Background: A computed fold for a 72-nucleotide RNA from a Planctomycetota bacterium, annotated as transfer RNA. The prediction has a mean pLDDT of 82. RNAcentral holds the sequence, with entries from ENA and MGnify. The same sequence occurs in records of 2 taxa. Lineage of the source: Bacteria > Pseudomonadati > Planctomycetota. Rfam family: tRNA. Rfam classes the family as a transfer RNA.
RNA sequence: GACGCCGUGGUGUAGAGGCAACACGCCGGGCUUUCAACUCGGAGACCGCGGGUUCGAUUCCCGCCGGCGUUA
Numbered sequence: 001g002a003c004g005c006c007g008u009g010g011u012g013u014a015g016a017g018g019c020a021a022c023a024c025g026c027c028g029g030g031c032u033u034u035c036a037a038c039u040c041g042g043a044g045a046c047c048g049c050g051g052g053u054u055c056g057a058u059u060c061c062c063g064c065c066g067g068c069g070u071u072a
Base pairs, nucleotide, nucleotide: 001071002070003069004068005067006066007065010024011023012022013021018055026042027041028040029039030038048064049063050062051061052060
């Protein structure tokens, strides 16, 4: 340089056109003498950046940036 895959809460992942879910973590309540466990509730991601298509884009298309891999 070429090609392929990936980028989504603090972390790990799901979601592949209709308004973002799950687990762990975090905060508060219950339980407990206290902690842990259990249980109930809550906060937290405008989806890497910029364009395009569309009534509508996390999702499709193009470019760029970053990571990983293959190849020269």